Transfer RNA from Candidatus Iainarchaeum sp., 74 nucleotides, folded computationally. Its Rfam family is "tRNA". Rfam links the family to the GO term triplet codon-amino acid adaptor activity. The family's RNA type in Rfam is transfer RNA. Model confidence (mean pLDDT): 82 of 100.
RNA sequence: GGGGCUGUAGUCUAGCCUGGUUAGGACCCUAGCUUCGGGAGUUAGAAACCACGGUUCAAAUCCGUGCAGCCCCA
Numbered sequence: 001g002g003g004g005c006u007g008u009a010g011u012c013u014a015g016c017c018u019g020g021u022u023a024g025g026a027c028c029c030u031a032g033c034u035u036c037g038g039g040a041g042u043u044a045g046a047a048a049c050c051a052c053g054g055u056u057c058a059a060a061u062c063c064g065u066g067c068a069g070c071c072c073c074a
Stems, first nucleotide, its partner, number of pairs: 001073007010027004020057001029045005050066005
C1' cells in the first nucleotide's frame, strides 16, 4: 500500500441477509417484598445501536467516507 471480518447498556449477546412492536435477553447496579441480619428467591427500575453524511414516509439494518480492533496478501 491492497483485501476481508467485526463494532449494540458497565460486561456478554440476539436482531442486520429480507428496513416498520417502546431495540430483546443474561450478568452487574438501584429500590421494594421476603429474612433478626445476610444470602438465595421474587417484583419493579436505570442503562446501549463506533462517528459523520446519503437514500427513504421510516435506518441498528441499505449506500458512501472516516475511526478502532483482528486476520490475510505485498